[in-house]
RNA sequence: CACUUAUCAAGAAAGGCGGAGGGACAGGCCCUGCGAUGCCUUAGCAACCAGUAGCAAUACCAGGUGCUAAAUCCUGUUCUAAGACGGCUUCGGUCGGCUUGGGAGAAGAUAAGUC
Numbered sequence: 001c002a003c004u005u006a007u008c009a010a011g012a013a014a015g016g017c018g019g020a021g022g023g024a025c026a027g028g029c030c031c032u033g034c035g036a037u038g039c040c041u042u043a044g045c046a047a048c049c050a051g052u053a054g055c056a057a058u059a060c061c062a063g064g065u066g067c068u069a070a071a072u073c074c075u076g077u078u079c080u081a082a083g084a085c086g087g088c089u090u091c092g093g094u095c096g097g098c099u100u101g102g103g104a105g106a107a108g109a110u111a112a113g114u115c
Base pairs, nucleotide, nucleotide: 002114003113004112005111006110007109008108013042014041015040016039017038021031022030023029025076026075027074028073043068044067045066048064049063051060052059053058072107077104078103079102080101081100082099083098085096086095087094088093
C1' cells in the first nucleotide's frame, strides 16, 4: 500500500516554538496575525486492542493506539416522501429541475486482524 470487520450526531485544551495558511479531494460554508496548520510539553476525552475479575453478559484499569472547532462541518452516487414551479398532455396523468426530510451506499478517518 491492499483486503476484511467494527465504529464515526457523544466526549475532551492550556502553555512554548514558529509565522501563513488550514478544514483529505471537488463545490459550498467556515477557522485563521485576537496567530491558524505544524512541532514540543503538560493536561484531558474515549475505551478498539492488551491486562484483571467473571461461565457469560459485563465491570474495572489505562499499558499500545487514537482523539481534544463546526455531525466525518455540509453536499457528492442511488432510492424514496412532501411542497411549490415549469414543459407536454388524450386532462387520467407524465417528465424535468428546485427546496426540505428519510433510507442505503461511495469516499474518508480510527482500531483490530490478514497477505
About this RNA:
The RNA shown here (SAM riboswitch aptamer (S box leader)) has 115 nucleotides and comes from Hymenobacter rubidus. The sequence was found by an Rfam model in a public genome assembly. Model confidence (mean pLDDT): 85 of 100. It matches the Rfam family "SAM riboswitch aptamer (S box leader)". Rfam's curators write: The SAM riboswitch is found upstream of a number of genes which code for proteins involved in methionine or cysteine biosynthesis in Gram-positive bacteria. Its family is annotated with regulation of gene expression in the Gene Ontology. The model forms 97% of the base pairs in the Rfam consensus.